Parts: sequence; C1' cells; structure tokens
RNA sequence: UGGGGUGUGGCGCAGCGGUAGCGCAGUAGACUGUUAAUCUAUUGGUCGCCGGUUCGAAUCCGGCCACCCCAG
Repeated sequence: UGGGGUGUGGCGCAGCGGUAGCGCAGUAGACUGUUAAUCUAUUGGUCGCCGGUUCGAAUCCGGCCACCCCAG
C1' cells in the first nucleotide's frame, strides 16, 4: 500500500429494511442461623464515527477510524 473480516449494554454473543434481544455480570427482594446456590423483579446500549438511499436503516450504499487475517 492492496484485498478480506470484525466493531451491538460492564463481558460474551444474536438480531431476513418496520419500536434492539439472549446469557453472564450488576441492583432490590424472597429463601437461609450466615454465605453460596436457587427463585422473582429490575437498572443499563439511540448499534465504532460522519454522510447518503428510503415513509422507515443495527441491517443497503459511500467515506473515515480501531483491531485481526492474507498479499506485496
């Protein structure tokens, strides 16, 4: 420098253009002599950034950024 992949709550990941979800973690409660485990409820993300297309974009298009792989 070129090509490809990835980027979504604190962490790991889902998410065929139609109001963003699951597990773990966190918080509160129940249970327990206490802790743990278990059960119930609940907080937390405008989807890497900036534009475009569209009635509508995490999803499609362009540019950029970060990381990983390949080539030189």
This is a predicted structure of a 72-nucleotide RNA (transfer RNA) from a Bacteriovoracaceae bacterium. NCBI's taxonomy places the organism under Bacteria, Pseudomonadati, Bdellovibrionota, Bacteriovoracales, Bacteriovoracaceae. The sequence was found in a public genome assembly. Model confidence (mean pLDDT): 83 of 100. Its Rfam family is "tRNA". Rfam describes the family as follows. Transfer RNA (tRNA) molecules are approximately 80 nucleotides in length. Rfam classes the family as a transfer RNA.